[in-house]
RNA sequence: CGAGCCGGCCGGGUGGUCGCGGUCCGGCCGCCGGGAAACCGGAGGACCGGGUCGAGGAAGGUCGGGGCUCCAAAGGGCAAGGUGCUGGCUAACGGCCAGUCGGGGUGACCCGCAGGAAAGUGCCACAGAGAACAGACCGCCGAUGGCCGGCGGCCCGGGCAACCGGGUCGGCGGCACAGGCAAGGGUGAAACGGUGCGGUAAGAGCGCACCAGCGCCCGGGGUGACCCGGGCGGCUCGGCAAACCCCACCCGGAGCAAGGCCAAGCAGGGGAAGGGCGGCCCGUCCGACUCCCCAGGUAGGCCGCGUAGAUGGAUGGCCACCCAUCCGGUGUCCCGCAAGGGCCCGGUGGACAGAACCCCGCCUACAGGCCGGCUCGCUGC
Numbered sequence: 001c002g003a004g005c006c007g008g009c010c011g012g013g014u015g016g017u018c019g020c021g022g023u024c025c026g027g028c029c030g031c032c033g034g035g036a037a038a039c040c041g042g043a044g045g046a047c048c049g050g051g052u053c054g055a056g057g058a059a060g061g062u063c064g065g066g067g068c069u070c071c072a073a074a075g076g077g078c079a080a081g082g083u084g085c086u087g088g089c090u091a092a093c094g095g096c097c098a099g100u101c102g103g104g105g106u107g108a109c110c111c112g113c114a115g116g117a118a119a120g121u122g123c124c125a126c127a128g129a130g131a132a133c134a135g136a137c138c139g140c141c142g143a144u145g146g147c148c149g150g151c152g153g154c155c156c157g158g159g160c161a162a163c164c165g166g167g168u169c170g171g172c173g174g175c176a177c178a179g180g181c182a183a184g185g186g187u188g189a190a191a192c193g194g195u196g197c198g199g200u201a202a203g204a205g206c207g208c209a210c211c212a213g214c215g216c217c218c219g220g221g222g223u224g225a226c227c228c229g230g231g232c233g234g235c236u237c238g239g240c241a242a243a244c245c246c247c248a249c250c251c252g253g254a255g256c257a258a259g260g261c262c263a264a265g266c267a268g269g270g271g272a273a274g275g276g277c278g279g280c281c282c283g284u285c286c287g288a289c290u291c292c293c294c295a296g297g298u299a300g301g302c303c304g305c306g307u308a309g310a311u312g313g314a315u316g317g318c319c320a321c322c323c324a325u326c327c328g329g330u331g332u333c334c335c336g337c338a339a340g341g342g343c344c345c346g347g348u349g350g351a352c353a354g355a356a357c358c359c360c361g362c363c364u365a366c367a368g369g370c371c372g373g374c375u376c377g378c379u380g381c
Stems, first nucleotide, its partner, number of pairs: 001377010012322007020054008028045002031042004056352001060363002063361005068255004081250004085099005100114001101112004115246002120244002122240003137185002139181003144178002146175004151170008193211006212236001214233008259303004268294001270293002274286004323350001326347004331343001333342003
């Protein structure tokens, strides 16, 4: 100097001007109550003036958890759903921290939907001969049996003989029919350990040595996941649980439109005044309209609700200067051996996004910049 990794932080500033919402104070306006009035008190206003406060790192997605509220609910079990290496943190979580194991990267470091496949069931596309106590397409062999052809021995028959025919035994050569093999080729994501030597007809854990893996036992370290070392064993027992399943743990439902309080008008119910029956009282019946009273509850209002706050939703616009950035230019300028950087001039110019009951997390979006630590490569001294 270049290319990267990790962690933390910022995400325009100042001034002017015009606005927006909450709240407080004062004024003004009408309303209600009291009073003879002056005036006092109350609730309110979309009006005027002033003070003060007014978004984010994610306010977003609404994914996980909790608070809060209402409903449900003896206790226990089943089902359904969720979580799933270990230890810790936390109110809790599917979150965070530290570690283990596995994978990736030269490295800093990153990623993991990480219990059990030897409890059982199921599945393993295509290709391939064969996909789980497997299989034989090409290939290798063909020891053994079979077939073919010479050779030799023996036996039988024919012939005077040379010799001819048949049978049988032995050995040799050939075929690749039965059969043997799984080394090599080939298919596949995956083919039932790897390398070497021996062995064999050819081969094969068939035998042996080493290595890998699995199981069991022992010793040591660690809280633990697990790690290190040693011995033995059969020689090897594939993968998928985000398939069913098994194991361990967790788990009632709905959500601020939760929920609570106040409460018109109309309808409704009850009482009373009143009316009918009756000569009167008691009693009984009616009670439309009018007057008084009443529960529940609608409209509406308030609380829930926060030193921003809610109401279809305020927190902004413009101008000037400055700053980061990027683009272009320039110089007898500055630093440096150089690559490169700085200074100066002109232009450009700030993303993603907008609280709505609150909180803890996760995920996603984001122009540009700052700080710290670390890695790899090239280069100068």

Predicted 3D model of a 381-nucleotide RNA (Bacterial RNase P class A) from an Actinomycetota bacterium. Its Rfam family is "Bacterial RNase P class A". Rfam links the family to the GO terms tRNA processing, dimeric ribonuclease P complex and ribonuclease P activity. The family's RNA type in Rfam is ribozyme.